[in-house]
């Protein structure tokens, strides 16, 4: 240079066009004489751009970051 793949909360990882969910991680309160350990709320997320479509995490197209595999 060409090619194929992947990107979704602080991490790992669902959602195949119709209100973005789940583990763990954070804060606060409850239980405890204290820890741990259980239990309740609560905030946090679709790489970034454009088309299509009543609607896009989902299709298309550029671009950006990693990844692989050819030269």
């Nucleotide at each position: 240079g060409c090619g194929a793949g992947u990107g979704u909360g602080g991490u790992u990882c669902a959602a195949u066009g119709g209100u973005a969910g789940a583990a763990u991680g954070g804060u606060u309160c409850c239980u405890u004489c204290c820890c741990a350990a259980g239990g309740a709320a609560c905030a946090g997320a679709c790489g970034g751009g454009a088309g299509u479509u009543c609607g896009a995490u989902u299709c298309u197209c550029c671009u950006c970051a990693c990844u692989c595999g050819c030269u």
A computed fold for a 71-nucleotide RNA from a Candidatus Staskawiczbacteria bacterium, annotated as transfer RNA.
The source organism's lineage runs through Bacteria, Bacteria candidate phyla and Candidatus Staskawicziibacteriota.
It matches the Rfam family "tRNA". The family's RNA type in Rfam is transfer RNA.
The sequence was found in a public genome assembly.